[in-house]
Context: one part of a larger RNA
RNA sequence: UUGGGCGUAAAGAGUGCGUAGGUGGUUUUGUAAGCGCGGGGUGAAAGGCAAUGGCUCAACUAUUGUAAGCCCUGCGAACUGUGAGACUUGAGUGCAGGAGAGGAAAGUGGAAUUCCUAGUGUAGCGGUGAAAUGCGUAGAUAUUAGGAGGAACACCAGUGGCGAAGGCGACUUUCUGGACUGUAACUGACACUGAGGCACGAAAGCGUGGGGAGCAAACAGGAUUAGAUACCCUGGUAGUCCACGCCGUAAACGAUGAGCACUAGGUGUCGGGGCCGCAAGGUUUCGGUGCCGCAGUUAACGCAUUAAGUGCUCCGCCUGGGGAGUACGCACGCAAGUGUGAAACUC
Numbered sequence: 001u002u003g004g005g006c007g008u009a010a011a012g013a014g015u016g017c018g019u020a021g022g023u024g025g026u027u028u029u030g031u032a033a034g035c036g037c038g039g040g041g042u043g044a045a046a047g048g049c050a051a052u053g054g055c056u057c058a059a060c061u062a063u064u065g066u067a068a069g070c071c072c073u074g075c076g077a078a079c080u081g082u083g084a085g086a087c088u089u090g091a092g093u094g095c096a097g098g099a100g101a102g103g104a105a106a107g108u109g110g111a112a113u114u115c116c117u118a119g120u121g122u123a124g125c126g127g128u129g130a131a132a133u134g135c136g137u138a139g140a141u142a143u144u145a146g147g148a149g150g151a152a153c154a155c156c157a158g159u160g161g162c163g164a165a166g167g168c169g170a171c172u173u174u175c176u177g178g179a180c181u182g183u184a185a186c187u188g189a190c191a192c193u194g195a196g197g198c199a200c201g202a203a204a205g206c207g208u209g210g211g212g213a214g215c216a217a218a219c220a221g222g223a224u225u226a227g228a229u230a231c232c233c234u235g236g237u238a239g240u241c242c243a244c245g246c247c248g249u250a251a252a253c254g255a256u257g258a259g260c261a262c263u264a265g266g267u268g269u270c271g272g273g274g275c276c277g278c279a280a281g282g283u284u285u286c287g288g289u290g291c292c293g294c295a296g297u298u299a300a301c302g303c304a305u306u307a308a309g310u311g312c313u314c315c316g317c318c319u320g321g322g323g324a325g326u327a328c329g330c331a332c333g334c335a336a337g338u339g340u341g342a343a344a345c346u347c
Base pairs, nucleotide, nucleotide: 003319004318005317006316007301008300012315014200015199016198017197021193022192023191025087026086027085028084029083030082031081033080034079035076036075037074038073039072040071041070042069048066049065050064051063052062053061054060090190091187092186093185094183095182096181097180102176103175104174105173106172107171108170109153114148115147116146117145118144119143120142124135125134161168162167205246206245207244208243209242210241214240215239219235220234221233222232257314258313259312260311261310262309265292266291267290268289269288270287271286272285273284274283275282276281296303297302320347321346322345329340330339331338332337
């Protein structure tokens, strides 16, 4: 490289938007670049290959035939391309609806923890397997009232919902994105994918300035133990929170790229619509989310209309283990580090 692969064996980029490129619905007509058929030229000779012949055979050698490609030219028009035109089912817009922890900002609320003040009250509290460190007669714990402050939002809550992913959960208001259903008024292929690129991206971490109730790396003490730089306990600083700016990684997981089409069903649930029904409900249809299961598939486990089945298009990635996600170089970053990413050697 060909080939074969990527749920769990190596392998789907964390996710989206989108440039180039690749691919692309139905139909009419033109064209003839690709495509098909034919003709001509070139393709030096030698060599190669095939057939036949000549040296007794062979090596050797002679004759004939033979190649892709390129160029010129005639014809054809199904398919691809391309020009012009048309269409509506793909895609989008409009209109009418309902659902939602989708996002941003501002404000508000109650429960609880902690602290402060005051009252009642007295000797313990706390903690554990058991203890001790710790707190407490300078009045703790408990309890009542008032106040302060920060963070998180019990029940509702649901293999429920929303979001591209990360993720999103008290309430109200404002601004705002997307999806879904119905309709069929409008545009008329405007589509799919997407190398580079750009944007978003949990937690931790970093910078500047705030904030700091609880929790809690580090750290200190008490235990345990042979030891105990741990597990348990008492404390406790960064951090966790906010604003702005970085970082750019995760078992960023469905360990399953995106899109389209096709291929038995059954049963729950969420959001709409149609029909029947007084209603309860039944039935049907579209979109989501689960479970079970046939064909098929798989090494097996399993997957199975939400495919890992059957096909097409485009992208990413893999190619024995270790060395190694290391070294070097380059780029990015304040740093931590991240991205890209070998080889020797060894089994």
The part of an RNA shown here (small-subunit ribosomal RNA, central domain) has 347 nucleotides and comes from an uncultured bacterium. The prediction has a mean pLDDT of 86. Its Rfam family is "Bacterial small subunit ribosomal RNA".